[in-house]
Order: sequence, then structure tokens, then C1' cells
RNA sequence: GCCCGCAUAGCUCAGUGGUAGAGCGCGUCACUAGUAAUCCCUUGAUAUAAGGAUUCGACAUGACGAGGUCUUCAGUUCGACUCUGGAUGUGGGCA
Repeated sequence: GCCCGCAUAGCUCAGUGGUAGAGCGCGUCACUAGUAAUCCCUUGAUAUAAGGAUUCGACAUGACGAGGUCUUCAGUUCGACUCUGGAUGUGGGCA
């Protein structure tokens, strides 16, 4: 220098002309474990045991939610993440 592929949520990826999605991650809520806290009652007992009420509340699970100028600039089209051209980044091939 020439040729080919890729660029979509924080990450990994789907979606290939007609409303942008999934998993993981993130947030809120529910439920619950608890050497948790406070209180009540029982017993042979001034209980560290058993029982009960309230509060707090992790992991996991469940429910709900947030998060995107679809790398960028033009073009085609009624309509573009999707098609065409340029640019940028990145991976590969040839010399």
C1' cells in the first nucleotide's frame, strides 16, 4: 500500500428494511436464616433452657425497575441497527 471481517446497555452477545432484546452485572421491594435486639409468659428457679409478640434483617429465591444519539458523517427509502459510500477504531490476510 491492497483485500476481508467486526463495531448494538457496564460485560458477553442476539436482532439483517416496519415498536431495539436476552443472559450476567446494577437498584427497589417481598419472603426467610439469624450465637441479632427489645418485651411477655411458663417451669423446682432472680434462666444463659422451652414457648410467644414486636423490630431489624444476610445469602439464595421471586417480583418489579433503571440503563442505548445501535462508532461517526452522508446517501437510498414512506420507513434504516439492518442497504450503499466515506471516516474512525479493532482483528485477520497478501506484498
Molecule: transfer RNA
Organism: Lasiosphaeria miniovina